[in-house]
């Protein structure tokens, strides 16, 4: 300098246009004499940023940022 590729819960992540899943880990019951394990239930996301297209964007297009891999 050129080309990709990734951003979603505390943390690892799925989700290919219709109000977002899982596993961890937090919480709170059961179970223990207590802890552990197990087992239910529960909270926790302005989906990385600012536009654009749609009736309807996490998702399609463009800009920008932060990480990264390749060329050179």
């Nucleotide at each position: 300098a050129g080309a990709g590729g990734u951003a979603u819960a505390g943390u690892c992540c799925a989700g290919u246009g219709g109000u977002a899943c899982a596993g961890c880990a937090c919480a709170u019951g059961c179970u223990u004499a207590g802890c552990a394990u197990g087992c239910a239930u529960g909270a926790g996301g302005u989906c990385c940023u600012g536009g654009g297209u749609u009736c309807a964007a996490u998702c399609c297009c463009c800009g920008g940022u932060a990480c990264u891999u390749c060329u050179a």
Predicted 3D model of a 72-nucleotide RNA (transfer RNA) from Vicugna pacos. The sequence is in RNAcentral, with records from Rfam. Its mean pLDDT, the model's own confidence on a scale to 100, is 83.